[in-house]
Context: one part of a larger RNA
């Protein structure tokens, strides 16, 4: 001098764009964050038509089968839920970054491409019962200190039901899989085509049509596993270190190669080019800073990576070992009828605590984007906003012109003046922000759709808006007075013990200015 995820002091008008728990990955009330499809399925329960029976002279009251659309609810079942959003707790290599390799791998939904979609079976959930009592047209209705147990979480046994659920069977080769031939090729394994026997694998329907779907095989697109190489903080006051350890051979996993596991066999691998141990640390694009080497740094924005109360563990599935999913132990909290449950904000708000120190328990799905769905359309604390806070950088405003050898007051004075100071006053004038009031934009191929923002034009009226630090040298700015080595001030030299430009006041300057200083950081 320059930078800050800042603190802290005095001050603080208005906008715009940024940005805001760096400490306790310590603990959490509450509410909302992941739903969605009736065009995959049965059903209840509302409605509309319908009228059988039946009661009534009748009006008319009852409303049964049966039909029909629309809704709302739980359930089968699809697809999502693995993204998105949070956090850096661990991680010195199981990451990360750069370049490769996969002839060792995987991709739901998309896009293309060939084929195909035939016939049969059993189940299960919703639902009904498992009490009692009254009415009853025998369908059913209604009532209870609520009805199988249990205080609640939840849970059992009976019956009977549908599918795009679930099973079997057909067909299937360009798939598989195991033996064989041939050519061509590369990078050891070994890879492409082509071809022969054998053996195995599919499928689901629904719309009123259009259509949407289903099963298999290739191709591609996307994401994503693995593997190699070299680079990635301090320590030697850490020198040795290793038993699945280093290889082999069989076996088993897996999408896949491998000590990934397993059982045998051999006795190996690593290391002063730092094994091994300790200590801090997420890790890149970038950021700050400097002329640049360099040095420090990874807050917000984008990749990657880890993690979701601490440990472990598998299921489901295209994919997780899963933040708002299962199970198991621990640790805490909470509910209890003491027998036994229940929960997990490092999602957005929010609360106490901790800190010097960080925000609203806000509006909206109008865009954008994501899920479901034919769609309308539902969900979305992703997100678009708008709140709070000078915590940052822009921009702007607090008026302008005229106005005395110069008011008052103030400070000074050598008492003559000098100084604030054109400053005020006082005369014209102007209208930005803030305040009223009108009009009107956005908003996309095309029609609608604004939480929220903006644009033009009026009205009024100097009114509501200036502080903060410094003044002895560095270093721009000097006087009174008060203290009197006291109080006190200080970044470094150094002021202060009776004329203190250096303490404190005031008066006067100076410097930045919605700021100013101060601290703490890094260059």
């Nucleotide at each position: 001098g320059a930078u800050c995820g800042a603190a802290c002091g005095c001050u603080g008008g208005c906008g715009g764009c940024g940005u805001g728990g760096c400490u306790a990955a310590g603990g959490c009330a509450u509410g909302c964050a992941a739903g969605u499809c009736g065009a995959a399925c049965g059903g209840a329960c509302u409605c509309c038509c319908g009228g059988a029976u039946g009661g009534g002279u009748a009006a008319c009251c009852u409303g049964a089968a049966g039909g029909g659309a629309a809704g709302u609810c739980a359930g089968u079942g699809g697809c999502g839920a693995a993204c998105g959003g949070g956090u850096g707790a661990g991680u010195a290599a199981u990451a990360g970054a750069a370049g490769g390799a996969u002839a060792a791998c995987g991709u739901a939904c998309c896009c293309u491409g060939g084929a195909c979609u035939c016939g049969g079976g059993g189940a299960u959930a919703g639902c009904g019962g498992c009490g009692g009592g009254g009415c009853u047209u025998c369908g059913g209705c209604u009532c209870c200190u609520u009805u199988g147990c249990g205080a609640a979480a939840g849970u059992g046994c009976c019956g009977g039901u549908a599918a795009u659920a679930c099973c079997c069977g057909a067909u299937g080769a360009a798939c598989c899989c195991u033996c064989g031939g041939a050519a061509c090729c590369g990078c050891a394994u070994g890879g492409u085509u082509c071809u022969g026997c054998g053996g195995g694998c599919a499928a689901a329907g629904u719309u009123c049509c259009g259509g949407c779907g289903g099963u298999c095989c290739g191709g591609g697109a996307u994401c994503g596993g693995u593997c190699c190489u070299u680079c990635u903080c301090c320590u030697a006051u850490c020198a040795g270190c290793u038993a699945g350890u280093u290889g082999g051979u069989g076996g088993g996993g897996u999408a896949a190669c491998g000590g990934c596991c397993u059982a045998c066999c051999a006795a190996g691998g690593c290391a002063a080019c730092g094994a091994c141990g300790g200590g801090u640390a997420g890790g890149g694009g970038g950021c700050g800073u400097g002329a640049g080497a360099g040095c420090g740094u990874g807050g917000c924005c984008c990749c990657c990576c880890a993690c979701a109360u601490c440990g472990g563990g598998a299921c489901u599935g295209a994919g997780a070992c899963a933040c708002u999913g299962c199970c198991c132990g621990g640790a805490c909290a909470c509910c209890u009828a003491c027998g036994g449950g229940u929960g997990g904000c490092u999602g957005c708000a929010g609360c106490a605590a901790c800190g010097a120190a960080u925000c609203u328990u806000c509006c909206g799905c109008a865009a954008u984007g994501g899920g479901c769905g034919a769609a309308a359309g539902c969900c979305u604390g992703a997100c678009g906003g708008a709140g709070c806070g000078a915590c940052g950088c822009c921009g702007c405003g607090u008026g302008c012109a005229g106005g005395a050898g110069g008011a008052a007051g103030u400070c000074c004075u050598u008492c003559g003046g000098g100084a604030u100071g054109u400053a005020a006053a006082c005369u014209g004038c102007u209208g930005u922000c803030a305040g009223g009031g009108g009009c009107u934009g956005g908003a996309a191929a095309c029609a609608c759709u604004g939480a929220u923002c903006g644009g033009c034009c009026c009205c009024a009226g100097a009114g509501g808006a200036a502080g903060c630090c410094c003044c002895g040298g560095c270093u721009a700015a000097c006087u009174a007075c008060g203290u009197g080595c006291c109080a006190g001030c200080a970044g470094c030299c150094g002021c202060g013990g009776u004329a203190a430009u250096a303490c404190g006041u005031a008066g006067g300057g100076g410097g930045c200015g919605a700021g100013c200083g101060u601290u703490g950081a890094u260059c």